[in-house]
About this RNA
Predicted 3D model of a 372-nucleotide RNA (Bacterial RNase P class A) from a Deltaproteobacteria bacterium. The coordinates come from a structure-prediction model, not an experiment, and the mean pLDDT is 78.

């Protein structure tokens, strides 16, 4: 120089006029009208895919169904997140994924192709040691062939995604763990580590494959609804009819609690005219040092309070400068002209995932190459 691989920051700035919004002052003509000051959308506000804070359901209490998560330690309020690690895959490599419990508890599937798809199997093929043929040679016994039959094999080629361990050497008629190294699997022991696991050492059967993001088992977790939760005011009425005999929790049991002229459900009438105030922003908070931690992250100590709207506010012109990209001049710096700026807007509010993003900057780390 290229060429990846992780992690971070920005994503306009600065005046000017005029224009909004909440708040807090001021002073009058006491109007939401006037001046005045402080603040005024994000890294994702997005999706609503998770965990929660808060509310409100009498207690949330027990169980089943239903759901989630699935390796080991840690962090947090909590969680499927998030840090560390261990295994397993990918990629030379920095790193990146993860469908990480269990298939001998039980069901189920592995289509097609291919003999065969889990205690299978002979399609091309191997053998000809046993028994028979069969053709030669031999006086005879017997010898050589063939690859006929019966039979033996499953190493070797095919089929497929995947063939009932691998390699390699013996053996056998030809071949197989049939024997035996080594890997590999299986128990059983040491050592290490909290631990998932790693090493290591002995025996040994040489063996029944995938797939649970198939149903299922196990282990460990969760009441429910949900800011249209919920609180209060205002203002108006007819209690008039119909049902039940119970209501109260998302399904069901079980307990509990409340109730008899009580409650519950339906129908019709009134008001507000889609009222008004609160919830609504001071927090699991932000920032700064400090200590401990590998880290996530935690503890001290000191500052700061950064939109709270109510149908929904933060704009609009202009000039300057800077980024970006295209041409031209110069040819270190640098002039001039044109053009352009991504994804995208709070509505309770917090931790997190994920999906979107033009341009530019930084940090550290791998590879290849080329000089010194």
């Nucleotide at each position: 120089g290229g060429a990846g691989c992780c992690g971070u920051c920005u994503g306009g700035a600065c005046g000017a006029a005029c224009g909004c919004g909440u708040c807090g002052g001021a002073a009058c003509u006491c109007g939401u009208g006037u001046c005045c000051g402080c603040c005024g959308a994000g890294g994702a506000a997005a999706g609503u895919c998770c965990g929660g804070g808060c509310a409100c359901c009498a207690c949330a209490g027990g169980g089943c169904a239903g759901g989630g998560u699935g390796c080991c330690g840690g962090u947090c309020a909590a969680c499927g997140a998030c840090c560390g690690g261990c295994c397993g895959g990918g990629g030379c490599g920095a790193c990146c994924c993860g469908c990480g419990g269990g298939a001998a508890a039980g069901u189920g599937c592995c289509a097609c192709a291919g003999a065969g798809a889990a205690c299978a199997g002979a399609c091309c093929g191997c053998c000809g040691a046993a028994c028979g043929g069969c053709g030669c040679c031999g006086a005879g016994a017997g010898g050589c062939g063939c690859g006929c039959g019966u039979g033996g094999c499953a190493a070797g080629g095919g089929u497929g995604a995947a063939a009932c361990g691998g390699u390699g050497c013996g053996g056998u008629a030809a071949g197989a763990g049939c024997g035996c190294a080594c890997c590999g699997c299986a128990c059983u022991c040491c050592u290490g580590g909290u631990g998932a696991c790693a090493g290591g050492a002995g025996u040994g059967g040489c063996a029944c494959g995938g797939c649970a993001a198939a149903c299922c088992c196990c282990a460990c977790c969760c009441g429910g609804u949900g800011c249209a939760a919920g609180a209060g005011c205002a203002a108006a009425u007819a209690g008039g009819g119909a049902g039940g005999c119970g209501a109260g929790c998302g399904g069901c049991c079980c307990g509990c609690u409340c109730c008899a002229a009580g409650c519950c459900u339906c129908c019709g009438g009134g008001u507000a005219c889609g009222g008004c105030u609160c919830g609504c922003u001071g927090g699991a908070g932000g920032c700064g040092c400090g200590c401990g931690g590998c880290a996530a992250c935690g503890c001290g100590c000191g500052u700061c309070c950064g939109a709270g709207a109510g149908g929904a506010a933060u704009g609009u012109u202009c000039g300057u400068c800077g980024c970006c990209g295209g041409g031209g001049g110069a040819u270190u710096u640098c002039c001039c002209c044109c053009g352009g700026a991504a994804c995208a807007g709070a509505a309770c509010c917090c931790g997190g995932c994920u999906u979107a993003c033009a341009g530019g900057g930084c940090g550290g780390c791998u590879c290849c190459g080329g000089c010194a």